This is a predicted structure of a 73-nucleotide RNA (transfer RNA) from a Planctomycetota bacterium. Rfam family: tRNA. Rfam classes the family as a transfer RNA. About the family: Transfer RNA (tRNA) molecules are approximately 80 nucleotides in length. Lineage of the source: Bacteria > Pseudomonadati > Planctomycetota. The sequence was found in a public genome assembly. The prediction has a mean pLDDT of 80.
């Protein structure tokens, strides 16, 4: 240069057109338990990489850009 993968909460990740208000472990935060910490329960708040098409409807498909990663010359 080519060619293939993949980008969702602070981190890992599930969802692959509509059912839900994007889900779950971890972490912060509040709260109870506790003399205190730890442990446990309850609850909170947090995300679909940027542009564009398709489609009544897009995190889901397409195309372009960006990043990351892998294969090859």
């Nucleotide at each position: 240069g080519c060619c293939c993968u993949c980008a969702u909460c602070g981190u890992c990740u599930a969802g692959g057109g509509g059912u839900c208000u994007a889900g779950g472990a971890c972490a912060a935060c509040a709260g109870a338990u506790u003399c205190u910490c730890a442990g446990u329960c309850u609850g909170u708040g947090a995300a679909c990489u940027g542009g564009g098409g398709u489609u009544c409807g897009a995190a889901u498909c397409c195309c372009c850009a960006u990043g990351a990663g892998g294969g090859u010359g």